[in-house]
A computed fold for a 72-nucleotide RNA from a Nitrososphaerales archaeon, annotated as transfer RNA. It matches the Rfam family "tRNA". From the family's description: Transfer RNA (tRNA) molecules are approximately 80 nucleotides in length. Its mean pLDDT, the model's own confidence on a scale to 100, is 81.

RNA sequence: GGGCCCGUAGCUCAGCCAGGUAGAGCACCGGUGAGGACCCGGGGGUCCCGGGUCCGAAUCCCGGCGGGCCCG
Numbered sequence: 001g002g003g004c005c006c007g008u009a010g011c012u013c014a015g016c017c018a019g020g021u022a023g024a025g026c027a028c029c030g031g032u033g034a035g036g037a038c039c040c041g042g043g044g045g046u047c048c049c050g051g052g053u054c055c056g057a058a059u060c061c062c063g064g065c066g067g068g069c070c071c072g
Base pairs, nucleotide, nucleotide: 001071002070003069004068005067006066007065010026011025012024013023020055028042029041030040031039048064049063050062051061052060
């Protein structure tokens, strides 16, 4: 230098291909409880950044940034 994959909640990830209300588990907070819960309830996201297409973008297109693997 080139190719491919990944980036979504504090963490691990799904959703993307085929556009239409952002989700799960764990964690966290509150409650109950003898108890530091496996029970009951609750909060939390600029979907890496910028731009484009569209009525509408996490999703499609373009350009960046970061990480991983491979080739030279």